[in-house]
Molecule: SAM riboswitch aptamer (S box leader)
Organism: soil metagenome
RNA sequence: CUCAUUCAGAGUGACUGAGGGACUGGCCCAGUGAAGUCACGGCAACCGGUUAAAGUGCAACUUUAACGCCAGGUGCUAACCAGCUCGGAACGCAGUGCGUUUCGGGGAAAAUGAG
Numbered sequence: 001c002u003c004a005u006u007c008a009g010a011g012u013g014a015c016u017g018a019g020g021g022a023c024u025g026g027c028c029c030a031g032u033g034a035a036g037u038c039a040c041g042g043c044a045a046c047c048g049g050u051u052a053a054a055g056u057g058c059a060a061c062u063u064u065a066a067c068g069c070c071a072g073g074u075g076c077u078a079a080c081c082a083g084c085u086c087g088g089a090a091c092g093c094a095g096u097g098c099g100u101u102u103c104g105g106g107g108a109a110a111a112u113g114a115g
Stems, first nucleotide, its partner, number of pairs: 001115006011040005019029003023083004041077003046073002048070003051065005084106010
């Protein structure tokens, strides 16, 4: 840089001791112990392995089987919203468009995997 996903799911102990949830704004977690390190678990199924059926002339590949099944390489293991833009609704403001709230669509950024 490209592609896919970001729904859901899954924590205890030891050491240590003040911050953390990427950033910004909210909001939230935290001496009833944050972050970090280590140990042992767990979740998930991106890569990997593997079974059956179907498609395609073979091969290769694709699809389906609840996300087929397994769990070797990663990853993850408090919870939530917004940021930019488009559209709808309600309310406010002497105001033809702005502001606030809310609903929906698409992005950005970030994270993870594969290349």